[in-house]
Context: one part of a larger RNA
């Protein structure tokens, strides 16, 4: 110097505190631990692992286990040496891979040449094997917290120190003011995306003063492209006459207007040799490759994040209203038909501001039920069935009938959340043959409270102690 302190002064952050909803209790999804198993593949494990890699395991995927088969090799380059013709089709055993066979066909060019298979040999091959404590690349924390530093000079024998530190004030080393410092650099802010106001251009599929349609019109909505516009600019009062603060006007918007991108220097030998890339070790008829089937879904239990509840701010029935962002050619698939329904036929239109998905849901207006384990609740389990796919036994998702479990608001202890937030209420998208209560995006309704920093928790900054480096 610097890291500790149940040392001490200013500060800040859903960090308490005031509030709102949860989650510990049920059952169910789903990871994890454990426990089993031929195998339950492998990493991830205090915050910073646990709906995490995996944005989608019946086969594949897949890395695990059995098994029955293979070695220059499941793919690629190269050489020698021997063969000769690419190929289609097809019987048979066999789970399959694969193994025997049948039948048709058998290079191209004018030439150099080019080419394709087959056996062998040989230099590579190939390894999701190990080391993440040998690496790159890359990620997570601290923390979007505000710090971290150098150059010159000055001080100090020297480590190092001032600069950074003092008084204000910021979200902020953010400004001003002082100062043996004066300047400068990564970081903050600012350029960049997106929303909120307007203006101009532009007008189809988009809109609609003309009833509709045909047409006309682009003026409203919207569509996307330039701009404009907010800058403590202006006006008070405070304040060192400065930085700023505090209330006002005037605006769609006020003091960073909301939201995302953005993650200094460095800390954890943090993750990851299973995405790739890579050193050294290891395997090389096997720790590589192909193949059936099984497992990763196992089930006395434990924790973790879900989604559903427990009901009347409700269930159910019947009318009826209003979104936004997104997908569709191996796709999205209307109208009308059958079906109680999942579906199933049908074929119109869409390569999409035009066609499809595609009725949002909660709302609302009406009936009922009447506090009952109930007309709440939906586990479970029979039966019958739809699809998707070679195949749904292990192991898929939905429909119908029937069944109708536990639960009457959850102990200590805990978690998020400061506004269009929270809670609540559907939609869409990626993955994807199928197969979300996840996740990743959309919009609908729409709250409460913040006295305040004494205390938990984590942070900054100063100064103090130290047997600590």
């Nucleotide at each position: 110097u610097g890291a500790c302190g149940g040392g001490g002064g200013c500060c800040c952050g859903c960090a308490c505190a005031a509030g709102c909803g949860g989650a510990g209790g049920a059952a169910c999804a789903u990871g994890u631990g454990g426990u089993u198993u031929a195998a339950u593949u492998c990493g991830a494990u205090g915050a910073u692992a646990c709906g995490c890699g995996a944005g989608g395991a019946a086969c594949c995927u897949u890395a695990c286990c059995c098994g029955g088969g293979c070695u220059c090799g499941a793919a690629c380059g190269g050489u020698g040496c021997a063969g000769g013709a690419a190929u289609a089709c097809u019987a048979c055993a066999g789970a399959g891979a694969u193994g025997u066979g049948g039948u048709a066909g058998c290079u191209a060019g004018c030439a150099a040449u080019a080419g394709u298979c087959u056996g062998u040999a040989u230099c590579g091959a190939g390894g999701u094997g190990c080391u993440g404590c040998a690496u790159g690349g890359u990620u997570g924390u601290c923390g979007u917290c505000a710090g971290c530093u150098c150059g010159u000079g000055c001080c100090g024998u020297g480590a190092g120190a001032u600069g950074u530190u003092g008084g204000g004030u910021u979200a902020a080393g953010u400004c001003c003011c002082g100062c043996a410092a004066c300047g400068a650099g990564c970081g903050c802010a600012a350029c960049c995306c997106u929303u909120g106001c307007c203006a101009u251009u532009a007008g189809u599929u988009g809109c609609u003063a003309c009833g509709a349609a045909a047409g006309g019109g682009c003026a409203c909505u919207c569509u996307a492209a330039u701009g404009g516009g907010a800058c403590u600019g202006c006006c008070g009062g405070u304040g060192a006459c400065a930085a700023a603060c505090c209330g006002g006007a005037g605006g769609a918007a006020g003091g960073u207007g909301g939201g995302g991108a953005u993650g200094a220097c460095g800390u954890c030998a943090a993750g990851u040799c299973c995405u790739c890339a890579u050193g050294g070790c290891c395997c090389u008829u096997a720790u590589a490759g192909g193949u059936g089937g099984g497992g990763c879904u196992a089930c006395a239990c434990a924790c973790g994040u879900c989604a559903u509840a427990c009901a009347a701010u409700g269930g159910c029935u019947g009318g009826u209203a209003c979104a936004g962002a997104g997908g569709g050619u191996u796709g999205c698939c209307a109208a009308c038909c059958c079906g109680c329904g999942a579906g199933g036929g049908g074929g119109a239109g869409c390569c999409a501001a035009u066609c499809c998905c595609a009725u949002a849901a909660a709302g609302c207006c009406a009936g009922u039920c009447g506090u009952a384990g109930u007309c709440c609740g939906g586990a479970u389990c029979g039966c019958a069935g739809u699809c998707u796919g070679c195949a749904a036994c292990u192991c898929g998702a939905c429909u119908g009938c029937g069944u109708g479990a536990a639960g009457u608001c959850g102990g200590a202890a805990u978690c998020g959340c400061u506004a269009g937030u929270a809670a609540u209420c559907g939609c869409g998208g990626a993955u994807c043959a199928g197969a979300a209560u996840g996740u990743c995006g959309c919009g609908g309704u729409g709250a409460a409270u913040a006295c305040g920093u004494u205390c938990c928790c984590g942070g900054g900054u100063c100064u103090u102690g130290u047997a600590c480096a």